[in-house]
Context: one part of a larger RNA
This record gives sequence, C1' cells and structure tokens, in this order.
RNA sequence: GCCUGGGAGUUACCGUUGCCGGCAAGGCUAAGGUCUUAUGGACCGGAGCCGUAGCGAAAGCGAGUCCGAAUAGGGCGUUGAGUCGGCAGUGGUAGACCCGAAACCGGGUGAUCUACCCAUGGCCAGGAUGAAGUGCGCCUAACAGCGCAUGGAGGUCCGAACCGGUGGACGUUGAAAAGUCCUCGGAUGAGCUGUGGGUUGGAGUGAAAAGCUAAUCGAACCCGGAGAUAGCUGGUUCUCCCCGAAAUAGCUCUAGGGCUAGCCUCGGGAUUGAAUGUUGCGGAGGUAGAGCACUGGAUGGGGUAGGGGGUAACCCCAAACCCAACCAAACUCCGAAUGCCGUAACAUGCUUCCCGGGAGUCAGGCAGUGGGGGAUAAGCUCCAUUGCCGAGAGGGGAACAACCCAGACCGCCAGCUAAGGUCCCGGAGUGAAGGCUUAGUGGGAAAGGAUGUGGUGAUACUCAGACAGCUGGGAUGUUGGCUUAGAAGCAGCCAUCAUUUAAAGAGUGCGUAAUAGCUCACCAGUCGAGUGUCGCUGCGCCUAAGAUUUAACGGGGCUAAGCUUUCCACCGAAGCUGCGGGUUGUCAUCUUUAAGGUGGCAGCGGUAGGGGAGCGUUCCCUGUGGGCUGAAGGUGUCUUGUGAAAGAUGCUGGACUGCAGGGAAGUGAGAAUCCAGGC
Repeated sequence: GCCUGGGAGUUACCGUUGCCGGCAAGGCUAAGGUCUUAUGGACCGGAGCCGUAGCGAAAGCGAGUCCGAAUAGGGCGUUGAGUCGGCAGUGGUAGACCCGAAACCGGGUGAUCUACCCAUGGCCAGGAUGAAGUGCGCCUAACAGCGCAUGGAGGUCCGAACCGGUGGACGUUGAAAAGUCCUCGGAUGAGCUGUGGGUUGGAGUGAAAAGCUAAUCGAACCCGGAGAUAGCUGGUUCUCCCCGAAAUAGCUCUAGGGCUAGCCUCGGGAUUGAAUGUUGCGGAGGUAGAGCACUGGAUGGGGUAGGGGGUAACCCCAAACCCAACCAAACUCCGAAUGCCGUAACAUGCUUCCCGGGAGUCAGGCAGUGGGGGAUAAGCUCCAUUGCCGAGAGGGGAACAACCCAGACCGCCAGCUAAGGUCCCGGAGUGAAGGCUUAGUGGGAAAGGAUGUGGUGAUACUCAGACAGCUGGGAUGUUGGCUUAGAAGCAGCCAUCAUUUAAAGAGUGCGUAAUAGCUCACCAGUCGAGUGUCGCUGCGCCUAAGAUUUAACGGGGCUAAGCUUUCCACCGAAGCUGCGGGUUGUCAUCUUUAAGGUGGCAGCGGUAGGGGAGCGUUCCCUGUGGGCUGAAGGUGUCUUGUGAAAGAUGCUGGACUGCAGGGAAGUGAGAAUCCAGGC
C1' cells in the first nucleotide's frame, strides 16, 4: 500500500412540542396483591400526581385579589380542557456521536543504570626532574651562608595499562537506539576500580548541566480515580423527492467559542386583505452639484481707522469696508437624481403577517459604483450599495471560482438563437459597399518629441510675378565715438545718424594679431503658379533594456485574415422551441370506492440545514411457502425499478431457507497518520 472483517447520535429518567389512541371536568394508578394456560395475561389496589381559581411575602380573602385612606388608579387573574398511554422531533441530567492530549491526584514498584555516601578489598610498565632533611668540606667567635655528595618530596614532568572523550572523517533503514578509525586529555591523585550496603518522586543525589534516579526526567515507572477535561483537529456508513441559508447586529476575560435577533425549513392560524412592482399625487430630508450670505482658509486691486517714514509735499504697511477671481468631511444663501414614508389605480399571486417545532450561520471572497485608511500603491484594508462565486453545471474569454452570455428534472443521430465568432488548426463568409493604416501598427506603456499621412478650419504673400533655386548688386561719410598694443560692421562700452540709391544694418554668421577674405539682411534680373504660418481632428512614428523558451496575436499565418462605418448570411449553449417521459404543487373533470384515472397551468441547479417518501440487514410474533429431483452462500448472464435494490437462469455449493402483515434494533463504510488479520 491493497484486500477481508471491525468501526461513531445510544440508553435511562425528567421536561417540551407535534401526531395517533382511550376517557373527559375530570384523567391516571404506584408500590403491593389475587387469579392464571406463568419471562406473559386478566383483575384488584385512589396512597399519590396533574387538571378543575386566583391573588398576596404572609395571615388571609376569593371571581377576584394585592398595593393603597380610597367605593381612585394600577399589577396579576376571571369568558372551562384536561389527563393517561404509544410514537416521533428536541432540551436537561448522566461519558451522552466516536477516537485523541500535554497534565492532576491516590496507592504502590524501583539506586543490578546512574548521583553521592558507608564498609571492605584491588590497581597504577617504564622514564624524567631532584624539595626538605642528613653527611663531608669551606667559612664564622657562634649562628648564618657557600660547595659537593647523599636523600627521594610533589593535586611535578614524559608516557603504557587504566580512566576520559579534544578535533576530524566514516557511520545516519548503522556492525552499534551514541559506535569505528586517526588525533587528543589525565595517568601518586579532589585517582581508577571489585564486592556488600544506604538515600527516591515535589522526594533523593548533585565540584550545579535543572544533570542523574534502569535506552524515560523542569518532577521516574506501574495500577487506579478514568470513558479526567479538550470552546481544538480528524472521522461519522443506504436511496429518491420538496424547499433552501449565513459568513450580519447587539452583548460577551469576547474575538477561530457562545447567547438573542436577522436570514432557512416544517406545522397551525389571520384577514378580503396583506405583500411586491409600475404610474400619478402628497410628504420628510441637506448628499451630488453649486455657491460664498455665515464659519474658516486664501490671491490681486482700491482704500478708512490705525501704525511707520518725512521739515513738508507726500510716501510705505494695512484691520474693517469696496471691486474682482477662488477653496472646505466636521462651511451653506441654495440644491437635485436615486432611495424612503403615505395614498389611489393597475399588474403579479400567496410571495405578507402572527403563533409554535427544528436548524444552520457569526473566518467570507471577487467585480462595478460612492467613500474612509494607504502613496487618488497592493490579488491591501475598512464601510455602503448592486451582482456573482460561496452553494452554479453549460457556452465564450487560448488556459482561468468571481468577467461576458446563460440558471442543468430525464431522453432524442430535430430546429432557432445569446455572448462570441465565420483563412487553416476549428463549427460558420477567403461575404458586399465606403473610408483609414504601411507601423506586422493591429498583437503592451507615459511625460515629451517629429516637414509620417488622411480630414477640416484660420491667416499671410502671390501673374503689378509670390515661395525655392540660379545670375548680379550688397555702396559712401567711415577705420562712427570710446576703449585698446591693436578694435577697421563682427573682444567690450556708448550712440546707431546721414548720403548715393533699384537696394544695401554704423551690420546675421564664419574669419584676421589687426586689416583682408567669404556670407547674410536688403534689391534687381531670370523662372512662371502657387507658397508660408497657426489651430482642431482620424490612423500611424520615436520614446521602448531582464531574467527556464521565440514567449506582449492561443498557434499557423495575415497588408487584410488590421482599424472604422453600413448591410446581408451563417456557426454557436444544458438558453428558447419541437417530440416522448418522470415528478411536485394547484385547478378542473371522471364509475369521485381509495394517496385512483384524464386534462390544464406553474414549478423541479444546490453546500450548511429543515421536511417528506422509501430500499436493504439481524432478530421476534402471526399467517403461509420452498428445499438432497439440491437450501443458504459463492460466481457469471439476462430482465425489472428514477434509485437504494429486486427477480429469473447457468455453474459452484451440500443443508437449510423465504414471502405477506406487524414488532424490535449491536441496522448500511472509503476515508478517522482508525483497529485486527492476511498478502
């Protein structure tokens, strides 16, 4: 891992609601007993319980009573339905659907491991160093001191046994639940070790690491309290039919749990009315917008009081005020749309409300819109509102809970459409007409930039010749003045006149040391028809560098098979239609004998969850069957039923077993790191 088997809402009592049944202003017996055909049944038994009257703390009074001075007012009552049994739902108390702690407590068992201690034994190759003391010598008055020997001290040194465990490698389903190898520390000591003994669970022991106390230690192990508790995780077993949520509010030592309400379901009741929608009418309101009349903010101008400067004239600053232009969630002289309330008509049709039984839900998510927070960030976060997912399949979007289309009762080798599509992959147009784009733009992007190109305006010049090109001119006073080494149109400063002219700047740029030289403005000629500038707008261009692979059309590929306007056709879904069938509700009808037949209308996606109807398993009662001419079980095939399942039959098997009606449950397995066994 697979297979087979086992495996989870039970039982008792007390409430409560519904259904069925008995009796009913009453209903019922309990213990116990008698009889009996005896695990049963029948009958006694009225103790007692519930109901029939309430109110008050009570005395008590009583259809009333209590408070009260009250004949006031108010509270609770009074207009009769209960009770017993059965079944079902649900609550409570019990382990209470099942499995699961970490722990707590009690009584015991452990110091053969290990910690420390006690008693008694054992062990430590070899080498090195050379303390005290002692002897001798020297020395001294004597001590002291010095030298040489001797001596053999030490938690001394090196290093085996022994004890340890420093670093590394290997090992890591190991040779081993801590080792092996290399290396390393101690090795006469606070040393190591044998044997026997002692101390223990909030206790021991501890050169202290919360270490160790039998592979277990921040409280050992075993059994018990015990099915501890678990607001937590996991699991919870057959079918079909109807309806179908929530992820919110308030409160919560509360936030991943609860309680009540909200939303779901089932039963009962209510009224000719409720509800919802549309339209009309009548309302309340202060949002969007707007505005500046208030509250504040804030800009320019004018300007008075006031302040400052000045001898003065006058100047500067400047509240209030005036003019002009603005800003505001906590500003409003104003003020919608929508929504909300009321009302009338119409439409829909039971959707509404009340009472009662049963729930689940209290982590929501995304998208659009209006906002707060954030950075006018987030697949961010917090509200509001609508939709969807949640609990929703189908078609589209390449793929893709939420986007677009559309809500799946079942069947069909029928039809029409939606979104989206119609060159090929790949169902359907290489469809029609008119424009645009040349960038593979389409098929990713901003500020910004550009004689890209289409459309549409405005304006200037222009046959008295424009624009561009070409030819020629572009002069004189003068090298203007100043400055300067120089400054001559052209370093810089100042001025920028006049003359001749068709025209020509006291000079546009290049250039020189300064001149020179080239050029421009400007003018003429030549040429001969448009030229220049500024807007609005369609489609393009640049801006444009990234990480697995071209990788920014799903692909091929496309100049349309791109964009735009108009038109026709087609494809396309579980939508709609057609045909057949099922089922729920309701209405009508029929021999209305029944949950029956027939027909009409409306419905039938679904998680949590509510309700309904069934299938199957084991056993019991009553009735009735089958079986060695082959039961149950096993294994194939066929048939029936919407399904759980059922029937027939072949083979196997070799002795039991069904059906009908009713009853009772150890009643249905794929999951629980489920349990046991097998492989």

Annotation: This is a predicted structure of a 679-nucleotide part of an RNA (large-subunit ribosomal RNA, domain II) from a Candidatus Hydrothermia bacterium. Model confidence (mean pLDDT): 87 of 100. The full RNA is in RNAcentral, with records from ENA.